Record summary
A computed fold for a 1479-nucleotide RNA from a metagenome, annotated as small-subunit ribosomal RNA.

RNA sequence: AGAGUUUGAUCCUGGCUCAGAACGAACGCUAGCGGUGCGCUUUAAGCAUGCAAGUCGAGCGGUAAGGCCCUUCGGGGUACACGAGCGGCAAACGGGUGCGUAACACGUGACUACCAACCCAGUGGUGGGGGAUAGCCUAGGGAAACUUAGGGUAGACCUCCAUAAGCCCGGCAACGGGGAAAUCUCCGGAGCCAUUGGACGGGGUUGCGGCCCAUUAGUUAGUUGGCGGGGUAAUGGCCCACCAAGACGAUGAUGGGUAGCCGGUUUGAGAGAAUGGCCGGCCACAUUGGGACUGCGACACGGCCCAGACUCCUACGGGAGGCAGCAGCUAGGAAUCUUCCGCAAUGGGCGAAAGCCUGACGGAGCGACACCGCGUGUAUGAUGAAUGCCUUUACGGGUUGUAAAGUACUUUUGCAGGAGAAGAUGGUUUGGCAUUAGGCUGAAUUGACGUUAUUCUGCGAAUAAGCCCCGGCUAAUUCCGUGCCAGCAGCCGCGGUAAUACGGAAGGGGCAAGCGUUGUUCGGAAUUAUUGGGCGUAAAGGGAGCGUAGGCGGCGUGUUAAGUGGAGCUAUUCAGUGACGGGCUCAACCUGUCAAUUGGUUCCAAACUGACAUGCUAGAGUCCGCUAGAGGAUACUGGAAUUCCGGGUGUAGGGGUGAAAUCUAAAGAUAUCCGGAGGAACACCGAUGGCGAAGGCAGGUAUCUGGGGCUGGACUAACGCUGAGGCUCGAAAGCCAGGGGAGCAAACGGGAUUAGAUACCCCGGUAGUCCUGGCUGUAAACGUUGUCAACUAGGUGGUGAUUGUGUCGAUCCAAGCGCCAUCCAAGCAAACGUGAUAAGUUGACCGCCUGGGGAGUAUGCACGCAAGUGUGAAACUCAAAGGAAUUGACGGGGGCCCGCACAAGCGGUGGAGCAUGUGGUUUAAUUCGAUGAUACGCGAGGAACCUUACCUGGGUUUGACAUCUUGAUGACUGCCGGUGAAAGCCGGUUUCCCUUCGGGGCAUCAGGACAGGUGCUGCAUGGCUGUCGUCAGCUCGUGUCGUGAGAUGUGGUGGUUAAGUCCCGCAACGAGCGCAACCCUUGUCCUGUGUUGCCAGCCAGGCUUCGGUCUGGGGCACUCUCAGGAGACUGCUGUCGAAAGGCAGAGGAAGGAAAGGAUGACGUCAAGUCCUCAUGGCUCUUACAUCCAGGGCUACACACGUGCUACAAUGGCUACUACAAACGCUGCAACCUCGCAAGAGCAAGCGAAUCGUAAAAAAGUAGUCUCAGUUCGGAUUGCAGUCUGAAACUCGACUGCAUGAAGCUGGAAUCGCUAGUAAUCGUAUAUCAGCAUGAUACGGUGAAUACGUUCCCGGGCCUUGUACACACCGCCCGUCACACCACCCGAAUUGAGCCGGCCCGAAGUCCGCAGUAUCCUGCGGCCGAAGGUCAGUUCAGUAAGGGGGGUGAAGUCGUAACAAGGUAGCCGUACCGGAAGGU
Repeated sequence: AGAGUUUGAUCCUGGCUCAGAACGAACGCUAGCGGUGCGCUUUAAGCAUGCAAGUCGAGCGGUAAGGCCCUUCGGGGUACACGAGCGGCAAACGGGUGCGUAACACGUGACUACCAACCCAGUGGUGGGGGAUAGCCUAGGGAAACUUAGGGUAGACCUCCAUAAGCCCGGCAACGGGGAAAUCUCCGGAGCCAUUGGACGGGGUUGCGGCCCAUUAGUUAGUUGGCGGGGUAAUGGCCCACCAAGACGAUGAUGGGUAGCCGGUUUGAGAGAAUGGCCGGCCACAUUGGGACUGCGACACGGCCCAGACUCCUACGGGAGGCAGCAGCUAGGAAUCUUCCGCAAUGGGCGAAAGCCUGACGGAGCGACACCGCGUGUAUGAUGAAUGCCUUUACGGGUUGUAAAGUACUUUUGCAGGAGAAGAUGGUUUGGCAUUAGGCUGAAUUGACGUUAUUCUGCGAAUAAGCCCCGGCUAAUUCCGUGCCAGCAGCCGCGGUAAUACGGAAGGGGCAAGCGUUGUUCGGAAUUAUUGGGCGUAAAGGGAGCGUAGGCGGCGUGUUAAGUGGAGCUAUUCAGUGACGGGCUCAACCUGUCAAUUGGUUCCAAACUGACAUGCUAGAGUCCGCUAGAGGAUACUGGAAUUCCGGGUGUAGGGGUGAAAUCUAAAGAUAUCCGGAGGAACACCGAUGGCGAAGGCAGGUAUCUGGGGCUGGACUAACGCUGAGGCUCGAAAGCCAGGGGAGCAAACGGGAUUAGAUACCCCGGUAGUCCUGGCUGUAAACGUUGUCAACUAGGUGGUGAUUGUGUCGAUCCAAGCGCCAUCCAAGCAAACGUGAUAAGUUGACCGCCUGGGGAGUAUGCACGCAAGUGUGAAACUCAAAGGAAUUGACGGGGGCCCGCACAAGCGGUGGAGCAUGUGGUUUAAUUCGAUGAUACGCGAGGAACCUUACCUGGGUUUGACAUCUUGAUGACUGCCGGUGAAAGCCGGUUUCCCUUCGGGGCAUCAGGACAGGUGCUGCAUGGCUGUCGUCAGCUCGUGUCGUGAGAUGUGGUGGUUAAGUCCCGCAACGAGCGCAACCCUUGUCCUGUGUUGCCAGCCAGGCUUCGGUCUGGGGCACUCUCAGGAGACUGCUGUCGAAAGGCAGAGGAAGGAAAGGAUGACGUCAAGUCCUCAUGGCUCUUACAUCCAGGGCUACACACGUGCUACAAUGGCUACUACAAACGCUGCAACCUCGCAAGAGCAAGCGAAUCGUAAAAAAGUAGUCUCAGUUCGGAUUGCAGUCUGAAACUCGACUGCAUGAAGCUGGAAUCGCUAGUAAUCGUAUAUCAGCAUGAUACGGUGAAUACGUUCCCGGGCCUUGUACACACCGCCCGUCACACCACCCGAAUUGAGCCGGCCCGAAGUCCGCAGUAUCCUGCGGCCGAAGGUCAGUUCAGUAAGGGGGGUGAAGUCGUAACAAGGUAGCCGUACCGGAAGGU
């Protein structure tokens, strides 16, 4: 000192959370020792038992008990002592607690009208009488507590007389009056009385200081003051009589809530915030309430009286008690100790003293409750042991780890045994010396703690480590288990089969006799901001003005000294804090000195603020002159238009909409003309314009009236600014009363739309809108920007005055001023933006904010006729809510552009039959995968067996296959037999090679390692593939801009292209992957090559229908094959253009990418594939492996996709005749023969430019059919065959004969194609024993159309909006239903507090009366606690029922908002509606 968390990412705002420190703590796990502290925070709840305040015989009468002595044993004595009693002093201290108390209670300072026992100092006294009474004795009452009567008695008890320097009272004074005592003695004195002063202590008054609530705003009759009394130690309404009517309060009275206050303590850099336990000071209290007595002192914790509650005893008549003293008990609670020892020390009471008493205190005990200290060993030790854990293709490695073991050493602690303090420099007794200092000195004696601390000896590593954490924050990681389960979690968040986040383990990190958790406080939090925040859009400027209190205030001079500054003095106990020292071995702890904080007081200064006085004119204001304006109020008045009424003309519709309908019209509308009525609003001017404080203000004229501006003078002399409360104004809607009512128009009615339509649209229509008077007081009342003042670059425009220049003439040119706008510099700002009209820099004053929701709600109060307005919470709940900007995506936003995308065309699919694939169903199995586009003639380029993964059945288990190893055998193969469906099983026979003779190789069998899996996970993966898309895009480096995400580059109302193709321009300049090109094929030409290709010309021969044809020479001209070149580049011309490029033309085989192919950027879809292959993990291992036979993948009510064949005459059939490219040895197979044919037989040739498949088909020529379910169509079925193959039943293809189904061009919808394309026609190949309507190739014939880009689909670029980012298949609102939670209202009811009236009235003080002369008693009176009753008020609890709110993975209804969200949204108000909402 910061960090995590809102977002796809960013910056900001803002809350939540964490890291720190602390504690009188508690809980969990754990625990060796010591020291020092601390220990009922809850029930001021109740208490058994013991103790906590007594002492004095040197005050008194005395003698119950005890000691000692005596004794006649009855008793007596005692200067030993002492119960009970009288008396004195103490008991008012010490100890406890924090109920009450918001107060002179406390803190601090000042004051005085007072008291004062014991103590100190001083002065003066202490004379003489009398009396009662307890104890005791006697006699009674009572259960007890206790008590009554009689008798006698002492004193320092009570009382009288005398005395009075000083004291008190009266008085000016002289003087007058008044009141006292207690004795004892060792003769030193100790007491007592009066009085003065002091000290300690106390009483009283007062300034200042320290909590919350204004949803507590008025309070007060002894109240405020006075006069006179009473009372007190003393002032005082403290009390009383009389008089006056005051006193307190927004600087917070009164009321309510809470609370003992302080020194201090915790935290914090500080300012502060929180707190007041232990220790110290003060206060208050002692079961609750009241009261007095005694006394120096109390209204008294261990005293008294009364009343209440509670507990106990009782003989029922009556009595007793008070732990908030120390221990202890019960209850409560998360929680807090021993019924200990001692007066040895310190202190207190009494006493002359010894001494006694002392739960104060000193100690010990219990508790890791806190702080501090020590220990649990030290050194060495690598076979890096074993175990554990991790890893591995490699049996190796890594880690635990110098850790252990082992060796050497030490002994704090521990155990055992010895020695042994200080605390006692004190006290007591006594001796001596000295004397008045109660001095010096000696001896004896005195310790609870204490078996103390400490120290010595012995023993022996021996007796001693845990807790939390390891996803980020936050130091520290792996394996296994689990599988949105169990669980974790401070926040964010982990867990749905590879979890570093759960549980365990190993390892690691942190702290350590402790460690974590929980709670609380401060900090971080500048998150209440004095130090030290904000308010345009994040929360936040009051709707506006006037103005009271208050706050603040221009330029001089003088005085003062309140603020302010300086200096001195003083108070601030002890403790604590800080500094420097000292003592316990250190530390904690204890202790000494100093410092510090703040207050008071005195003196000095006079700049600033204040006060007083006196001036000034720059602020403010007044007067004179000019001036613009929808500023306001009242009255009068005008025209246009709508509607209505009357009349005329006139005839069929009008009106309205996306389209319609309701409506209106033949009873004459709409249209048009004339006349009239009435109300409301004021076109053009008109504007980015003007005025006003805001709301707001618009036809014209008049009257009244407010404010502003400009110029130059005169005057007043700070008169000013702001402004809590207060007052006034304040749109629309709304309310009350009375008018008015044309148009418009909530509600309402009807018509449409729709799934519905309580809406949008249409036809109507009432309040209302208008006027007058009154109320309401709110708006997105917004510039979302309070008012005032000053200062700080510019540009442009508008408006209003003034002055000047100039002119014939100023709206126009110039200068200054006021107002209204706009663009920008600096600055500011999170950014957007703002920028002299500040959101800049400053000053003054006011208002307001402090996470989102709950909620502007509830409640209370005020206002209002009501509607409602103002003020305005909490419980509960979430970890966000929000602002600005960025990149995308999206829009029923916009612009530009492209594509067989549409359009224009051609042909199909969808209807039929069949083929094939899929779904579904079925099945023992119908193996598996692929599922919108991007699955469905797909994997499969070919399931009868095999394939094959599926099913049934039968077998095998180191295995069908690979490698290694151990042992045995010498074979194995082969041959034979049995069994079986086969696989296999059983049996028989045969018996290896090489050799250096050691052995080796090979094979089989048995065993071990291991094999094997088309088992799962394509959401663990590699590789491969589809798709967007052959779309033109996707990025980088450097630079620049921006706080940043990002932007720029790649953007352009520039052009161009198929193209991010190129050009121009530009804070960009370059580059990469894509595009293009390079590659292949085709098209033209050239060169080379000529066998198996070719044959034009030449020669020869054969045949000939004389056209020609065949063969051989020969040739390579042509075709062709295979190579290599040329060719096309907008190169040329014209034109347009800045260029790029476009258009037209020429030439050319080809022209603007010549055509086609291969080639697929960054990425998207957790797209597809674990069943091609590879592979992590999981899983099976006599089976999920493997072998075999048979079956299935070929099923069949049905649905869909893709195809084939057709429905016919552009055709079918028959015959004849032409023209291609591919493949072939387990092969293609000619010719010939046979068969109707499929094919068979025989067999030449050919590993191919040579031979073969082989016939190309459509086309062409000729013939026939004649519109028909046909000579179309060929399904289906029967019979007979062929071929392949062990094998065609399930389940092949083909042939022949026979059969001859549906179908006559196909609904909604939908597909392909832009040229050698569609359409149509055949051919070949791969796979393959056989099987092709499929796939892949090949060629033949060979069209139509494209105006164009409005629309549909997809895509690209730019821009805009966004509440989306899983990205519109998005987000999201409200009712209803269910569950839970807190809250509000609530008939009523319970309790508590307070208050008023009345009643009753204890104890007791005071007063009076009586008994009396006094004590005392009785009676009466004032007051008086508790209680009763009636009424009021506040708070809390319970509550039928009612109300909204919040929360909750998958409920219902709609779709209000976010895009133009599909009717732009929102604010105020009013009405209406299931709901969002509508108007």
The RNAcentral record of the sequence draws on SILVA.
Model confidence (mean pLDDT): 83 of 100.